[in-house]
Model confidence (mean pLDDT): 82 of 100. A computed fold for a 73-nucleotide RNA from Candidatus Curtissbacteria bacterium RIFCSPHIGHO2_02_FULL_42_15, annotated as transfer RNA. The organism belongs to Candidatus Curtissiibacteriota, within Bacteria.

RNA sequence: GGGCUCAUAGCUCAGUUGGUAGAGCAUUCGUAUCACACACGAAAGGUCUCAGGUUCGAGUCCUGAUGGGCCCA
Numbered sequence: 001g002g003g004c005u006c007a008u009a010g011c012u013c014a015g016u017u018g019g020u021a022g023a024g025c026a027u028u029c030g031u032a033u034c035a036c037a038c039a040c041g042a043a044a045g046g047u048c049u050c051a052g053g054u055u056c057g058a059g060u061c062c063u064g065a066u067g068g069g070c071c072c073a
Stems, first nucleotide, its partner, number of pairs: 001072007010025004019056001027043005049065005
């Protein structure tokens, strides 16, 4: 220098044909217990890495940038 791939909640990851974002763990609250843990129920938590573009509508498609990983030279 060139190519491929990944970036979504505190962490690990889903997200279908583009239709407006979810799970598990963790946290908080409740039930239960003498109490704690376990279990069960609920809640909170997101500029979907960044900047543009296409579209009525983008986590998803297109372009560029940044960062991580791999390969070639």